[in-house]
Context: one part of a larger RNA
């Protein structure tokens, strides 16, 4: 997975095939305590009842900041320093966070939104006028920063590292505020995260034996956060290989999982770490970080819109659809908890997550009653047939119980807080205590009462291996079969029945691994 069957609960798992194509919705926003403002709503005022004004409670669009590089998916590619493990970086980067030190003076020009006015079917886009900032630019200030020069001490691993002091040149900043705070610049250190290098390990084929020109090394330069043929110029002719190079095939790797007494074999679903990818191929931009799944540009294939001029798109996110397939679920609820982004906070967002729905897919647990009851009833089946055996204490009947079921009642833990108010302490911006508030799941779990055996058993097998036997039908036919083999007129082997054996909400078959 399929066939037959099916009462319940708990826990887990659920496209292994087409990295095939995707309708629709959602999955990344947030900040008005950075800014100019006011589209909609609220409140107040005026009103000719059309509307207008104010406020900033709030906030659409816009400028700006931070996030979007996390989280989530998939396993195409990759036999590789990709992964695992152990080291190294005297060759490196690190936004947010923590600590320390020192600063934050002045000036300027724009631009979006808004307004006016064009083009276009649309996507979108042009012009004019005016405006703000924590947007942008310039000047000042300047050291433990950078660069250059050169010195001393200490250390190392060759280039050189650290510390100290000197000279010259260069480079900073931003304000907002509810007045409590929140931010800004430079430098050093920490933490975290990453980047790079190396030893060892990492499938099959020799019916793949030679491979290589940026190739191997050097000098210099460029580039990078940084070492390096990483790139370039010049010079040398090297480098790898039966200890398997090169080529071909297959494959994400690991912790683990499974099997086994172990050694080993097989495997890499779920969960966790790393890597790679995001329609196919390429490229860079922004940024602390990407060469970026829901960003940009170019090319290609495909799909869609079009007024034929031109445009739009990317589910290997969560659901869902078609297709493929033996085969795999809901276009569900909530941010209550945990975590994340932004925000002073309140809070907003979050298909991460937490839950619910479906599926005997797996594991575990429970139940389908218990005791008595021989006229050994009747039916069925068998036989040596007025009878006996078996079904079988099985049923009827009597008594008991109520897990489960149904109905009714009661009803959680998961919540700790933050905010606000009050009180207290002190190191004076922090802490402590009290009160208040918040539950998707869910009126769920659990508990109590009532009712009544009441709601609940199948599947495979019965020749030997292998537990379990007779009758009828059939007659080498129909059929069975894992192997041996059964069947040609008394078949324990085919088909049915009665009886029995095994397992049990499952049982068998098929495939696969040990």
């Nucleotide at each position: 997975a399929c066939g037959c069957u099916a009462g319940c609960g708990g826990g887990a798992g659920g496209c292994c095939u087409a990295a095939u194509a995707c309708a629709u919705g959602c999955a990344a926003g947030u900040c008005g305590a950075a800014c100019g403002g006011u589209a909609a709503g609220g409140u107040u005022c005026c009103u000719u009842c059309g509307g207008g004004a104010a406020u900033a409670c709030a906030c659409g669009a816009g400028u700006g900041g931070c996030a979007a590089a996390c989280g989530g998916g998939u396993g195409c590619g990759u036999a590789a320093c990709g992964c695992g493990u152990a080291c190294g970086a005297a060759a490196c980067a690190u936004a947010c966070c923590u600590u320390u030190a020192u600063c934050a003076g002045g000036a300027g020009g724009a631009u979006a939104g808004c307004c006016u006015u064009g083009g276009g079917a649309a996507a979108c886009u042009g012009a004019g006028a005016a405006u703000a900032a924590u947007a942008c630019u310039c000047c000042a200030u300047a050291g433990c920063a950078u660069u250059a020069u050169a010195a001393a001490g200490c250390g190392g691993c060759a280039u050189u590292g650290c510390u100290u002091a000197a000279u010259a040149a260069u480079u900073a900043a931003a304000g907002c505020u509810c007045c409590g705070g929140c931010g800004g610049a430079u430098a050093a250190a920490g933490a975290u995260u990453g980047u790079c290098g190396u030893g060892c390990g990492u499938c099959c084929c020799a019916u793949u034996a030679g491979c290589u020109a940026g190739u191997u090394g050097g000098u210099g330069a460029g580039g990078u956060a940084g070492a390096g043929g990483c790139u370039c110029a010049c010079c040398a002719a090297g480098g790898c290989g039966a200890u398997g190079a090169u080529g071909g095939g297959u494959a994400g790797c690991u912790g683990g999982u499974u099997u086994g007494a172990g050694a080993g074999g097989a495997u890499g679903a779920u969960c966790a770490g790393c890597c790679a990818c995001a329609c196919u191929g390429g490229u860079a931009c922004u940024g602390a970080g990407a060469c970026a799944c829901g960003g940009a540009c170019c090319a290609g294939a495909c799909u869609c819109c079009u007024a034929c001029g031109g445009g739009a798109g990317g589910c290997a996110g969560c659901a869902g659809u078609a297709g493929g397939g033996a085969a795999u679920a809901u276009u569900g609820g909530a941010c209550a908890a945990u975590g994340g982004a932004c925000g002073c906070a309140a809070g907003u967002c979050u298909g991460a997550u937490c839950c619910a729905g479906c599926c005997a897919u797996c594991c575990c647990g429970c139940g389908u009653g218990c005791a008595g009851g021989a006229a050994g009833a009747a039916u069925g089946c068998c036989c040596u047939c007025u009878g006996g055996g078996u079904u079988g204490u099985a049923a009827a009947c009597u008594g008991c119980u109520u897990u489960u079921a149904u109905u009714a009642g009661a009803g959680a833990a998961g919540a700790a807080a933050a905010c606000u108010u009050c009180a207290g302490a002190u190191u004076u911006a922090u802490c402590u205590g009290a009160a208040c508030u918040u539950g998707a799941c869910g009126g769920u779990a659990c508990c109590u009462a009532a009712u009544g055996a009441a709601u609940a058993a199948g599947c495979a097998c019965c020749g030997g291996c292998u537990a379990a036997c007779u009758c009828c039908g059939u007659g080498c036919c129909a059929g069975c079969a894992g192997c041996c083999g059964c069947g040609g007129u008394a078949a324990u082997a085919c088909g049915g029945a009665g009886g029995g054996u095994g397992c049990a909400a499952g049982c068998g078959u098929u495939g696969u691994c040990c």